[in-house]
Molecule: RNase P RNA; transfer RNA
Organism: Clostridia bacterium
């Protein structure tokens, strides 16, 4: 110097003119009992790190008080953060990288079905070749040949992604946990360490295939809808016609039974209407500093700041002037995550190679 | 803003409780047969199964992350 990891931070900067939301504040005209309404002026302020995707979890609203049961859905190693999560931190346990470091849907296959193509003798329990032992028969006869039949064996071959625990040694006709060393797992045992996942240490041949992102099973956790949520004011119309159903029914929004509450419901023709107003709607699990307690996620105390709220929907547009010439994109009820897009640039701590003193 | 569905050849569609070469019609293209052309017959080509990652011995089929296209539901009485 390269190369590579982790983590964090910017996201064109400055100056002007002009135009747009919204807030405060003045002025001027108009008007009503009253809150107004119009136009003008100065001030302050205006998108994001993902504002997206709408994939999870909340708050807030409402529906009955979110009750019981089924049935569907979610999660799924331990500990802990947190309003809560599938997230985030610390760890264990595999795995991957020389190494920093990274990745993991990581309960259960000794409950129970299902699959597991082709191959191959077999796919869950197994003799196709091959070893050995025995009888028989043949080459005059006999064997180590060779042929047929029993029987024994999972150490070799071969198939296959996956073959009955590895690997060595004893031992055996051959052979094998048969027996013995060590590793792999399993079961037990322990005044062992640890909150715990798990680790250590002993014993005990106990050796059992895989696949749950197949169906289950175990354990927890989930009432349903969603600002088009809901509440309120005012405007308008014909509370109009038809059909079903009729308390063993309906309807209250969730699949379905129970239980609650109600008493008409429900379709289809018909009518009405402003996408009408105010709220909710922006002070919030809030942003930043400081200090304490946690490794850490993250708390808690004290200081400070107010940082968009539209409703056909603003953040733009021209000049100047600098540079590395500007990516991905925009609020719509608010937060906490996650995911996916993203031109370029800072800084920080580590790790590997080189060289150089 | 809720809820759903779809994505395979040039177009319309099957396969999707995983099994290796992914198929059918139309349409292209070559041949035959016709004088020619249509319509018949015979053969071909044409697909990373929207993309990426992942489970598994094997993914069009399964799961999870994107990306594209479509539908449906809106006051009052």
């Nucleotide at each position: 110097c390269g190369a590579g990891u982790a983590g964090g931070c910017c996201g064109g900067g400055u100056g002007g003119u002009c135009g747009c939301g919204g807030g405060c504040u003045u002025c001027g005209g108009c008007g009503u009992g009253g809150u107004g309404c119009c136009g003008g002026a100065g001030c302050c302020u205006g998108a994001g790190g993902a504002a997206a995707g709408u994939c999870c979890g909340a708050g807030c609203u409402c529906c009955g008080c979110a009750g019981g049961g089924c049935a569907g859905g979610g999660u799924g190693c331990u500990g802990g953060g947190u309003a809560a999560c599938g997230c985030c931190c610390a760890g264990u346990g595999g795995g991957g990288g020389c190494g920093a470091c990274c990745c993991c849907a990581a309960g259960g296959a000794a409950a129970g079905u299902g699959c597991c193509a082709c191959a191959g003798a077999a796919a869950c329990a197994g003799a196709c070749c091959g070893c050995c032992g025995g009888c028989g028969g043949c080459c005059c006869c006999a064997a180590u040949g060779c042929c047929g039949c029993c029987g024994g064996u999972a150490a070799g071959g071969g198939u296959g992604g996956a073959a009955a625990g590895g690997u060595g040694a004893g031992g055996c006709a051959a052979g094998a946990g048969c027996u013995c060393a060590c590793c792999a797992g399993c079961g037990g045992c322990g005044a062992g360490a640890g909150c715990g996942a798990u680790c250590c240490g002993c014993c005990g041949g106990c050796u059992c295939g895989g696949u749950a992102a197949a169906c289950c099973c175990c354990a927890c956790c989930c009432g349903g809808a969603g600002c088009a949520a809901g509440a309120c004011c005012g405007a308008a119309u014909a509370g109009g016609g038809g059909a079903a159903u009729a308390a063993u029914g309906g309807a209250g929004u969730g699949g379905c039974c129970c239980g609650c509450u109600c008493c008409g419901u429900u379709c289809c023709c018909g009518g009405g209407u402003c996408a009408g107003g105010u709220c909710g709607c922006c002070g919030g699990a809030g942003g930043c500093g400081g200090c304490a307690g946690g490794c850490a996620a993250c708390u808690g105390c004290c200081g400070u700041c107010c940082c968009a709220g539209a409703u056909a929907g603003a953040u733009g547009a021209c000049c100047a002037u600098c540079c590395u010439c500007g990516a991905c994109a925009g609020a719509a009820c608010u937060c906490g995550g996650c995911u996916u897009a993203c031109a370029g640039g800072c800084c920080u701590g580590c790790u590997c190679g080189g060289u150089c003193g | 803003g809720c809820g759903c569905c779809u994505g395979u050849a040039g177009c319309u569609c099957a396969g999707c409780a995983g099994g290796a070469u992914a198929g059918a019609g139309c349409g292209u293209u070559c041949g035959c047969c016709u004088c020619c052309u249509a319509a018949g017959c015979g053969a071909a080509a044409g697909g990373c199964c929207g993309c990426g990652c992942g489970u598994u011995c094997g993914a069009a089929u399964c799961g999870c992350g994107c990306c594209a296209g479509g539908c449906g539901c809106g006051c009052c009485a």